Predicted 3D model of a 73-nucleotide RNA (transfer RNA) from an archaeon.

[in-house]
RNA sequence: GCCACCGUAGCUCAACUGGCAGAGCAUUGGUUUUGUAAACCAAAGGUUGGGGGUUCAACUCCUCCCGGUGGCU
Numbered sequence: 001g002c003c004a005c006c007g008u009a010g011c012u013c014a015a016c017u018g019g020c021a022g023a024g025c026a027u028u029g030g031u032u033u034u035g036u037a038a039a040c041c042a043a044a045g046g047u048u049g050g051g052g053g054u055u056c057a058a059c060u061c062c063u064c065c066c067g068g069u070g071g072c073u
Base pairs, nucleotide, nucleotide: 001072002071003070004069005068006067007066010025011024012023013022019056027043028042029041030040031039049065050064051063052062053061
């Protein structure tokens, strides 16, 4: 330098035939316990890496940039 893939909650990842952004773990509160842990219930947590475009509508499609991983030279 070229090619491919990835970037979504604190962490690991879903959701892509365009149509309300979710789960597990972690965090906080509650129930339970003599107490802690576990278990159960609930809550909070997102400019979907950034800019622009298409569309009634974009995590999803197009484009440019940024970062990461792998391959080729």